[in-house]
Context: one part of a larger RNA
RNA sequence: UUGGGCGUAAAGAGCGUGUAGGCGGCCAGGGAGGUCCGUUGUGAAAACUCGAGGCUCAACCUCGAGACGCCGAUGGAAACCCCCUGGCUAGAGUCCGGAAGAGGAGAGUGGAAUUCCUGGUGUAGCGGUGAAAUGCGCAGAUAUCAGGAAGAACACCCGUGGCUAAGGCGGCUCUCUAGUACGGUACUGACGCUGAGACGCGAAAGCGUGGGGAGCGAACAGGAUUAGAUACCCUGGUAGUCCACGCCGUAAACGAUGGGUGCUAGGUGUGGGGGGUGUCGACUCCCUCCGUGCCGAAGCUAACGCAUUAAGCACCCCGCCUGGGGAGUACGGCCGCAAGGCUAAAACUC
Numbered sequence: 001u002u003g004g005g006c007g008u009a010a011a012g013a014g015c016g017u018g019u020a021g022g023c024g025g026c027c028a029g030g031g032a033g034g035u036c037c038g039u040u041g042u043g044a045a046a047a048c049u050c051g052a053g054g055c056u057c058a059a060c061c062u063c064g065a066g067a068c069g070c071c072g073a074u075g076g077a078a079a080c081c082c083c084c085u086g087g088c089u090a091g092a093g094u095c096c097g098g099a100a101g102a103g104g105a106g107a108g109u110g111g112a113a114u115u116c117c118u119g120g121u122g123u124a125g126c127g128g129u130g131a132a133a134u135g136c137g138c139a140g141a142u143a144u145c146a147g148g149a150a151g152a153a154c155a156c157c158c159g160u161g162g163c164u165a166a167g168g169c170g171g172c173u174c175u176c177u178a179g180u181a182c183g184g185u186a187c188u189g190a191c192g193c194u195g196a197g198a199c200g201c202g203a204a205a206g207c208g209u210g211g212g213g214a215g216c217g218a219a220c221a222g223g224a225u226u227a228g229a230u231a232c233c234c235u236g237g238u239a240g241u242c243c244a245c246g247c248c249g250u251a252a253a254c255g256a257u258g259g260g261u262g263c264u265a266g267g268u269g270u271g272g273g274g275g276g277u278g279u280c281g282a283c284u285c286c287c288u289c290c291g292u293g294c295c296g297a298a299g300c301u302a303a304c305g306c307a308u309u310a311a312g313c314a315c316c317c318c319g320c321c322u323g324g325g326g327a328g329u330a331c332g333g334c335c336g337c338a339a340g341g342c343u344a345a346a347a348c349u350c
Base pairs, nucleotide, nucleotide: 003322004321005320006319007304008303012318014201015200016199017198021194022193023192025088026087027086028085029084030083031082033081034080035077036076037075038074039073040072041071042069048066049065050064051063052062053061054060091191092188093187094186095184096183097182099180103177104176105175106174107173108172109171110154114150115149116148117147118146119145120144121143125136126135162169163168206247207246208245209244210243211242215241216240220236221235222234223233258317259316260315261314262313263312266295267294268293269292270291271290272289273288274287275286276285299306300305323350324349325348332343333342334341335340
């Protein structure tokens, strides 16, 4: 609990779908619940406000008037909110057309590299560092050639480029599948926005069962460094990283910026679509819609900065904040196999 706020000071939920609720386009007719007006009833006194008076003033007291309600009754108004009826197309959606994309899922497939194995050549070193050593190597390593195996990741293209609600998505092919922008304007006729709960998705790490294991690599071991070195550097190396299924549900889940709609100078890149000029045609150039960057007017901001992708001007809906520590903790509840997650205090203290 008013007010003021939420890019960086405390504060936008990680993201979506959507229930209740809140809010909601244009025209006409009707109703009259809200709303507004009249009349009326009631609204004790005191208190309150104004005027006047009494205690020497004041407080206080007395008198008069006013005022006092989400109140009742009754009559009326119909702009707005609401309800009913009918209509509309500018919001929203459907349809048609050509189009872009690492959007998602499954299956398959390719080359480079790495490691290992086999064989050939070949001989004494290799490796590693600041320098070394541990390590590997005459049982033939490193190097090099040929063949084979395995797993993981996809150089160049690659771009302040694209796609997705977010997390995120990158070799190539096929199948299935979601969304989007643009153009047409045939159809529906407000079907919309938001969204407490709820449900779903959700990087990495971690967990369960089974597989897989090349490289990398927590833990661990050794070698160095050092006063020490439970590190940084080096040699190894288990879990893990990969796959299937099931959990977990967190993050600097960031644009540290919730969603929607409208309005408010421009300039310049870039991705996608459409149109025009021009042309045999393709470019160039011009206009336009959508996305994505940079620079900037007004305005905003404590400043930094933001600035048609707003942090400007407004409205609608949700979430959240209210001094620091204690503490995102305890307790309780719910969820989880666990790790833990969500919700969330107080004493005390400055």
Record summary:
RNAcentral holds the full RNA, with entries from SILVA. Predicted 3D model of a 350-nucleotide part of an RNA (small-subunit ribosomal RNA, central domain) from a mine metagenome. It matches the Rfam family "Bacterial small subunit ribosomal RNA". Its mean pLDDT, the model's own confidence on a scale to 100, is 88.